The part of an RNA shown here (large-subunit ribosomal RNA, domain IV) has 355 nucleotides and comes from Actinoplanes sandaracinus. Rfam family: Bacterial large subunit ribosomal RNA. The full RNA is in RNAcentral, with records from ENA.
Context: one part of a larger RNA
RNA sequence: CUGUGGUUAAGGAACUCGGCAAAUUGCCCCCGUAACUUAGGGAGAAGGGGGGCCGGACGCGUGACGGCACUUGCUGCCUGAGCGUGGUAUGGCCGCAGAGACCAGGGGGAAGCGACUGUUUACUAAAAACACAGGUCCAUGCCAAGUCGUAAGACGAUGUAUAUGGACUGACGCCUGCCCGGUGCUGGAACGUUAAGGGGACCUGUUAGCUCUUCGGGGCGAAGCGGAGAACUUAAGCGCCAGUAAACGGCGGUGGUAACUAUAACCAUCCUAAGGUAGCGAAAUUCCUUGUCGGGUAAGUUCCGACCUGCACGAAUGGCGUAACGACUUCCCCACUGUCUCAACCACAGGCCCG
Numbered sequence: 001c002u003g004u005g006g007u008u009a010a011g012g013a014a015c016u017c018g019g020c021a022a023a024u025u026g027c028c029c030c031c032g033u034a035a036c037u038u039a040g041g042g043a044g045a046a047g048g049g050g051g052g053c054c055g056g057a058c059g060c061g062u063g064a065c066g067g068c069a070c071u072u073g074c075u076g077c078c079u080g081a082g083c084g085u086g087g088u089a090u091g092g093c094c095g096c097a098g099a100g101a102c103c104a105g106g107g108g109g110a111a112g113c114g115a116c117u118g119u120u121u122a123c124u125a126a127a128a129a130c131a132c133a134g135g136u137c138c139a140u141g142c143c144a145a146g147u148c149g150u151a152a153g154a155c156g157a158u159g160u161a162u163a164u165g166g167a168c169u170g171a172c173g174c175c176u177g178c179c180c181g182g183u184g185c186u187g188g189a190a191c192g193u194u195a196a197g198g199g200g201a202c203c204u205g206u207u208a209g210c211u212c213u214u215c216g217g218g219g220c221g222a223a224g225c226g227g228a229g230a231a232c233u234u235a236a237g238c239g240c241c242a243g244u245a246a247a248c249g250g251c252g253g254u255g256g257u258a259a260c261u262a263u264a265a266c267c268a269u270c271c272u273a274a275g276g277u278a279g280c281g282a283a284a285u286u287c288c289u290u291g292u293c294g295g296g297u298a299a300g301u302u303c304c305g306a307c308c309u310g311c312a313c314g315a316a317u318g319g320c321g322u323a324a325c326g327a328c329u330u331c332c333c334c335a336c337u338g339u340c341u342c343a344a345c346c347a348c349a350g351g352c353c354c355g
Base pairs, nucleotide, nucleotide: 001350002349003348004347005346006345007344008343010341011340014339019336027051028050029049030048031047036041038171052093053092054091055090058086059085060084061083062082066078067077068076069075070073094098106334107333108332109331110330111329112328113326114325118130119129134169135168136167137166138165139164140163146155147154148153172321173320174319175318177251178250179249182248183247184244185243186242187241188240191239192238193237197233198232203227204226205225206224209220210219211218212217252270253269254268255267256266279313280310291307292306293305294304295303
């Protein structure tokens, strides 16, 4: 000097990002216990008192001896010794200290998030993330849908729509508004478009043959074998027509107006598929911003309650509440303390220096 452990005057969070760490509390019995609440909880709430040893009236259990009664019995009733047990009231004793050591909850108030118990990044994250019961939608009629496999086959399931698979949301309470124009999905099948295939008009190559000829060649040309090929026919799809948002998603602007001012219930106008409803709101979301006001402090960029000017909340990518719960996050208070003012000493271990 470092580490681990211990003690500390006065103060008591002034430390610090933050009470991190430490300290306080701690067991049993008794008293007592708020808001709120889903009536279960909250709750060991909080806050108090007692605790050793000895004696101990007293209570409980068992029930001897004795007595009484008759129905004379392994009978009933009364009394209650002794023994066992609890240790109250109360009395006494000792110590600094009686849950005497070890072990062994600090508590309260408010807010956010997540309902909860659970799960997770084996080796930097345990959480507000995941899961969850519950809710909704979609698919699936059984050789089910779906999944694995080239297949056989298997799972689903020795199940059968109160079942199984998929997606989203996430207890509970109150609710979940408007938009189907785009994208998706579902349905429709009249019309348009649309492939191979079918079809084969028309054209064409080849040439038996016919024909013309200046004898060089030219023209026509069946069948067969080929080439190319129009009309017509023909599915899904797409176009088209509908439905569907707890499908993916979306949910306006401008100008004017009231007898102070300000504001605008009101009016006008443009655009849209429709222009954000309820609820909430400087929020885990607010840039400006330490917004403004109130509370708490002597002093508060955090916190709580409001306001609404929501840069850029908003309703199962759920909205707003919510008792209980949380090694979650934030703020405040009590208790407590070497966290600090401000450091000191002790013990052990290691390092370093000297010998």